A computed fold for an 87-nucleotide RNA from a Desulfobacterales bacterium, annotated as c-di-GMP-I riboswitch aptamer. NCBI's taxonomy places the organism under Bacteria, Pseudomonadati, Thermodesulfobacteriota, Desulfobacteria, Desulfobacterales.
[in-house]
RNA sequence: AACAGACAAAGCCAAAACCAUCGUGAGGUGGGUACGGAAAGCUGCGGGUCUUAAUAACUGCAAUUGUAAGACAGCCGGGUUGCCAGA
Numbered sequence: 001a002a003c004a005g006a007c008a009a010a011g012c013c014a015a016a017a018c019c020a021u022c023g024u025g026a027g028g029u030g031g032g033u034a035c036g037g038a039a040a041g042c043u044g045c046g047g048g049u050c051u052u053a054a055u056a057a058c059u060g061c062a063a064u065u066g067u068a069a070g071a072c073a074g075c076c077g078g079g080u081u082g083c084c085a086g087a
Base pairs, nucleotide, nucleotide: 003086005084012037013036018031019030020029021028022027035074041080042079043078045077046076047075048072049071050070051069052068054067055066056065057064
């Protein structure tokens, strides 16, 4: 250094619900809290899920699918950075 990750050590992050706030919305931010996490650090590159308005397809409405713009990194994969010590 790579690989792998313990009944190791020092630490780290913070789910859901609640409160406040931003957003049409998915959801974001902050607070306390802790479900959990070896990258639950960062990154929208690929897939996936979700939201919104208009429109197209579908016989009309509804629903579904597509296009467009967004959201999710704690959905999966990829890229990238990092602590510990080698049981």